Bacterial RNase P class A from a Betaproteobacteria bacterium, 347 nucleotides, folded computationally.
RNAcentral holds the sequence, with entries from ENA.
The source organism's lineage runs through Bacteria, Pseudomonadati, Pseudomonadota and Betaproteobacteria.
The coordinates come from a structure-prediction model, not an experiment, and the mean pLDDT is 79.
The gene name in the source record is rnpB.

[in-house]
This record gives sequence, C1' cells and structure tokens, in this order.
RNA sequence: CGUGUGGGCUGGACGGCCGCUUCCGCAACCGGGAGAGGAAAGUCCGGACUCCGCAGAGCAAGGAUGCCGGGUAAUUCCCGGGCGCCGCGAGGCGACGGAAAGUGCAGCAGAGAGAAUACCGCCGAUGGCGUCUUCGGACGCACAGGCAAGGGUGAAAGGGUGCGGCAAGAGCGCACCGCGCAGCUGGCAACAGGUGUGGCACGGCAAACCCCAUCCGGAGCAAGGCCAAGAAGGGACGCUGAUGCUGCUCGCAUAGUCCCGGGUAGGCCGCAUGAGGCUGUCGGUGACGGCAGUCCCAGAUGCAUGGUCGUCCUCGACAGAAUCCGGCUUACAGGCUCGCACGCUGC
Repeated sequence: CGUGUGGGCUGGACGGCCGCUUCCGCAACCGGGAGAGGAAAGUCCGGACUCCGCAGAGCAAGGAUGCCGGGUAAUUCCCGGGCGCCGCGAGGCGACGGAAAGUGCAGCAGAGAGAAUACCGCCGAUGGCGUCUUCGGACGCACAGGCAAGGGUGAAAGGGUGCGGCAAGAGCGCACCGCGCAGCUGGCAACAGGUGUGGCACGGCAAACCCCAUCCGGAGCAAGGCCAAGAAGGGACGCUGAUGCUGCUCGCAUAGUCCCGGGUAGGCCGCAUGAGGCUGUCGGUGACGGCAGUCCCAGAUGCAUGGUCGUCCUCGACAGAAUCCGGCUUACAGGCUCGCACGCUGC
C1' cells in the first nucleotide's frame, strides 16, 4: 500500500425571530427550565407492575427449551470454554440430549434400501460336459455352483486405506484409521489424550411421532384504583301551603327538601427517581459485580417536539415516544476510530 476480518462511536453545526407540549415563579402582563431514537419499529422473547384464579403443592394435558461452566431480576439473551463444519488466516456458522425403548419415513433411479441384493462383472478350486493324453494329467465350455473386489444406480449399498491371502474373493489374517466395551490420566464440567480388548455387532432422519431432563396458572395500562354531574332507583320529612283522585276527613300519588348506594358523562391517579445515567476506583480473561462521587434526563390524550431567516461544511440515511425496563431481530446515505489476518513493496 492492497485485500479481508472483528468491535466501538457518530448520524449536520451555530445564531436570530415566531409557534407547540410540559414544569417552576408571578395577582396579571410576563420571565425562566426541559422537550424523541439507536433503533422510539417488529411485538419475537424475558421481567417489573396490576387484576382474576388457586391457595399446600403436585399429577395429567398442552407448550417452550436442549453441549458444559458462568453472568443476570429473568430469558430462548450475554460471556468464557468444548465439539463439528467452512476459511491459508484473522475469523464465521451450528435447535449441538437420546436412533442397542418402541413406531414410522426414504420419491425417482436401481438387481438390491435395512440381519438387503446379484444387472454388468470375476472365478470355476469342487462337481458336470467335451477334446487330447505319455493315463500322472492338460486344455476348453460356463451347466451346477462360488464371490462381492471392480463397473453401474442412488443423498445413502451393512466400516476405510494398504499388505498378505485365495480359483476368484471376502475382517479371511495383519498394520494404521474409524467404531463398540472396560480401566487410566488431565479438566468443576462439556470433553481431550492414552492403554487394553472385540473383527465390526450398533447405517441415516427426532425443526417425524416418541423418550429423557428443565421451565411455564390466565389476562393485560382500554391492566387497575379514586372522585363523581344529570337522569332513573331506594329511604326519611311534610307544621302551614301547591296539584290530582273527591265537595269534606283520612289516605295515596306527583311536586318539594334532605339523605343513600351502585355508577354513566367528565376529571384525577397509575405516569416516570429508575434492576436509572455519567465519572472514578476495586474484583473478574470476560459477560458482569462492589464501593465512592455526581446528575435529574419527553410525559401527551384532537395526541407537542415545528416553521422561517442568516452563516458555514464533507450538503445530511433509516426513521417519530404512549405503562416501564432488559434482550433479540429488522431498516440505515455518509463519516470517525480501535484490534487483528493474509499478500506485495521500500529501508
């Protein structure tokens, strides 16, 4: 310098004027403070909080998760490690428990697809047939039969490579590798290494049913709580007086006054001081945790966060809070920065 790889940060700046939401001060005029994001998004996980259910938890059903250790309020998240695959490498990807509990699946092709098979092929030792014969046998055929090495089909053909062996072959024998079983060593563990042993029984698929282990009650801020107009309902009073049933007494009803509970409209709370941010320090490889200091940082409900002007630059992406928090995923023009790998080159 080039190519690549893994993190982090940023996401126009400054000022004037006019607005919007909210808070504080003021009697008012008015003045002052604050005002979107790394994803506010998808609503996919995990919690806080609230109500309902059960109240002693468990079983069953259903669902989720699935190598090991750690972190966390918790997780399917994060960190560290193991194993497998990919990459020269930095590094990336992995639902990564169980296939000797059982059931099931494998289209097409192929002879045969799971205690399988013989299409092409190899052999023909043994038996058979034929020719020759020095009568010992030799040669031929490929009929019986033997084989599974090679070819072919397939995603996959019942261990792989090599040597020996054989008529030809074959774990038939041996070495190495793989696999199973039993010890040993290291590691908290996943696992790794090594020893002995077995000639290979036990192929693949569990994001197929299933088995094993762990976890999960349900609904959600339109949760839920408080105040409560009018109308309807219920109760009390009625001395005098009003209207109706009736002309009078009594009684009843309406109206009147007061009260009651539930609760609609409406209002308030929930609602932003929190598993909070920043800085320093200590512990830890790390995720993270402890301690000290410091800060208060949107809070609407017809739903604010905008408009315009000026100056400057590299001319500005994706996108707009609605109970809150921790994750994941998805979208994102450009810029800055740190670590590492490989290649080339100069001194």